[in-house]
Record summary:
RNAcentral holds the sequence, with entries from MGnify. Glycine riboswitch aptamer from a marine sediment metagenome, 83 nucleotides, folded computationally. It matches the Rfam family "Glycine riboswitch aptamer". Gene Ontology term of the family: glycine biosynthetic process. Its mean pLDDT, the model's own confidence on a scale to 100, is 78.

Parts: sequence; structure tokens; C1' cells
RNA sequence: CAUGCAGGAGAGGCUUCGCUAGAUUAAACGAAGCACCGAAGGCGCAAACCGUCCGGAAACGCUCAGGUAAAAAGGACUGCAUG
Repeated sequence: CAUGCAGGAGAGGCUUCGCUAGAUUAAACGAAGCACCGAAGGCGCAAACCGUCCGGAAACGCUCAGGUAAAAAGGACUGCAUG
């Protein structure tokens, strides 16, 4: 570093419209809008250090991306095992 197993947070079950569709209701899907989260990724910053320049971390900051009922998926990081 990679793989496998286990654990693993946060934040809207938002609003409107469309489609199904036919009176009502709900779900799914699509589009737009506003709000929010940070622990994939990405970006930014300090000191020490360095003669100078360059460089200079993150679980800090930003939120482009991603995510916001449950489930699924994803998930930094941790433990174990293997190469």
C1' cells in the first nucleotide's frame, strides 16, 4: 500500500411542478427551489524546520463534488487476518 471481515457519525421522511392517472390519498421517478451536513474525494492555512526561496499537517477551515426518514449504497478512522 492492497484485499477480506467487523465496528463506523452528521444533516430535510422539505416546498412546488411534472409523469403514472381516472375522484381522493400515498409511494416511486424526473425537474426546479430553498435549507442543512462533513468522515469518500478535492481545495486552503500556522509554527517548528530551511541562510533565503520553495516546501510545510489535520479529525482545523471551505463545501466544488458527495450526502440529509428507515433500508440499501457510500463512509475518514479503528481492530483482526492475508499478501